Description
A computed fold for a 428-nucleotide RNA from Azoarcus sp., annotated as Bacterial RNase P class A. The sequence was found by an Rfam model in a public genome assembly. It matches the Rfam family "Bacterial RNase P class A". Rfam classes the family as a ribozyme.
């Protein structure tokens, strides 16, 4: 200097004029209200109505089933699906972000196409063919060698696929020597050469090149058949409140994925809502009709049992829909101290910060601030650019408006300020 991550705060300011409204006080009043002064008057999301509550109502709110929600551990809270811290997983170089994070050996189910085959599956190409069958060479014979394949064996290699029933432990050529054999020949195969791969070193701007060392056993071939390392599973030990983590040990060398699929497990859930509810006043038609009824109806989601009650359901018609209240002093805000990693808790000083009722909190003017365009000056830089100041102009100032209240989450958003942390470049 540039680019990022996380957290906190603000959300235009001042003045004047006019206008609206709550409260207090004074005066007036036709008791409806009027007037004067003072004082207060939209948000960080007031939005969405997604969670959780306070409060109110319901003679069941009791028991169960169905249904729904949450889902790692610990803590905070009135509570929560929220917040804080931690663990694990995943993304990022990192600061950090995200997580629908219990269980796949209880059961059922799903995975198109491709592929031989997709969960106790499977052989298309391929490899072997020791053993039985075919041809040929050697041999008196027994038998030995070679070749191509059938039966048979196999899943190391190739192909398909997101994934193939754990992963890695190379390959080709050829000889001295040794061993077997009467022989034809066969076996092992050092040193050596080529390719591949891993590690170390050197040259080079890079591409690349040079050099040194490593790259099991067994089988007819092959395979966890044996071994080494990794991985998986397991009990014990250590650390941690716990989720979980970890060196050594043992085992089978083998039992994929999806539960934001059904399902299983653990915990929780009565319903309805300020258009809840309460009070006052007024008016009317104690109207008309149909059905059902104790083996029934009703009782704030469904079903069953229980309990309570005696009526219940539907249609037509009539009256009222006015006023007051609920309605703002709260799980309230805030200074400081202590405890705590933190969320938060305890104590203390201080404060009262809308309460409308078809819906108030507004309009105009001036200045300032902010944004933006042009231009001038100064500083800085290799340069682009950036920073500061002045002048002129322009358009504006985002998202957006309480309705009983509170704690959260999510979504929208012009700009400004502050703190901590991360990465890159340059210079010293």
């Nucleotide at each position: 200097g540039a680019a990022g991550u996380u957290c906190g705060c603000c959300a235009g300011g001042c003045a004047g004029u006019c206008g609206c409204u709550g409260c207090a006080u004074g005066c007036c009043u036709u008791c409806g209200g009027g007037u004067a002064u003072g004082u207060g008057g939209a948000g960080g999301a007031a939005a969405g109505u997604c969670c959780g509550g306070g409060c109110c109502c319901c003679g069941c709110a009791g028991a169960g089933c169905a249904g729904g929600a949450u889902g790692c551990c610990g803590g905070c809270u009135a509570a929560c699906g929220g917040c804080c811290g931690g663990g694990c997983g995943u993304c990022g170089u990192g600061a950090g972000g995200c997580g629908a994070c219990g269980g796949a050996a209880a059961g059922u189910g799903c995975a198109a196409c491709a592929g031989a085959a997709a969960g106790c599956a499977a052989a298309c190409c391929g490899c072997c063919g020791a053993u039985g069958g075919c041809c040929u060479u050697c041999g008196c014979a027994a038998g030995a060698g070679g070749g191509a394949u059938c039966a048979g064996g196999u899943a190391a290699g190739g192909g398909u696929g997101a994934a193939a029933c754990g992963g890695u432990g190379c390959u080709c050529c050829g000889u001295g020597a040794c061993g077997c054999g009467c022989a034809a020949g066969c076996g092992u195969g050092a040193u050596g050469g080529g390719g591949g791969u891993c590690g170390g070193g050197g040259u080079g701007c890079a591409a690349a090149c040079c050099u040194c060392g490593g790259c099991g056993g067994g089988u007819a071939a092959g395979a966890g058949c044996c071994c080494a390392c990794c991985g998986c599973a397991g009990g014990a030990c250590u650390g941690g409140u716990a989720a979980c983590a970890g060196g050594a040990c043992u085992g089978g060398c083998a039992c994929g994925g999806c539960a934001a699929a059904c399902c299983c497990c653990a915990u929780c859930c009565g319903g309805g809502g300020c258009a809840a509810g309460g009070c006052c006043a007024a008016a009317u038609a104690g109207g008309g009709g149909a059905g059902u009824a104790a083996u029934g109806g009703c009782g704030u989601g469904g079903c069953u049992c229980g309990c309570g009650u005696c009526g219940c359901u539907c249609c037509c018609g009539g009256g009222u829909a006015g006023g007051c209240u609920g309605c703002u002093a709260g799980a309230g805000c805030u200074u400081c101290a202590c405890g705590g990693u933190a969320a938060c808790g305890u104590g203390u000083c201080g404060c009262c910060c809308a309460g409308a009722g078809g819906a108030a909190u507004g309009a105009c003017u001036g200045c300032c601030c902010g944004a933006u365009g042009a231009u001038c000056c100064g500083g800085u830089u290799u340069g682009c650019g950036c920073c500061g100041g002045g002048u002129c102009g322009u358009u504006c100032g985002a998202c957006a408006g309480a309705a009983c209240c509170c704690g959260g989450c999510u979504u929208a958003u012009c700009g400004g300020c502050g703190a901590a942390c991360u990465u890159c470049c340059c210079a010293a």